[in-house]
RNA sequence: GCCGCGGUGGCGAAACCGGUAAACGCGACAGACUUAGGAUCUGUUGGGGAAACCCUUGAGAGUUCGAAUCUCUCCCGCGGCA
Numbered sequence: 001g002c003c004g005c006g007g008u009g010g011c012g013a014a015a016c017c018g019g020u021a022a023a024c025g026c027g028a029c030a031g032a033c034u035u036a037g038g039a040u041c042u043g044u045u046g047g048g049g050a051a052a053c054c055c056u057u058g059a060g061a062g063u064u065c066g067a068a069u070c071u072c073u074c075c076c077g078c079g080g081c082a
Stems, first nucleotide, its partner, number of pairs: 001081007010026003019065001027045006046055003058074005
C1' cells in the first nucleotide's frame, strides 16, 4: 500500500429487513437483612436542564418521512496479502 472484520452507557454487549437506541449481564449507588462484612433480595443507574425538553451508536458529510443499520471521506483496533 491492498483486502476483510470491528468501534453502541463505567465495562461486556443486544437491537435479525432502515421504523420506540441501549434489552440482558457485570460494576456502581441507596435500602432491607447482619454485631459487622460477604452472600441474597428490592430500587436507581448515558450527558445537559428547575422543568418542559434537548443531545448521545469513533469523527464529519450524504441518501431518506425516518440511519447504530445504506453510501462517501477520515481516525482507531484486529486479521490476511504484498
About this RNA
Transfer RNA from Parcubacteria group bacterium CG_4_9_14_0_2_um_filter_35_11, 82 nucleotides, folded computationally. Its mean pLDDT, the model's own confidence on a scale to 100, is 81. The source organism's lineage runs through Bacteria and Bacteria candidate phyla. Rfam family: tRNA. The family's RNA type in Rfam is transfer RNA. About the family: Transfer RNA (tRNA) molecules are approximately 80 nucleotides in length.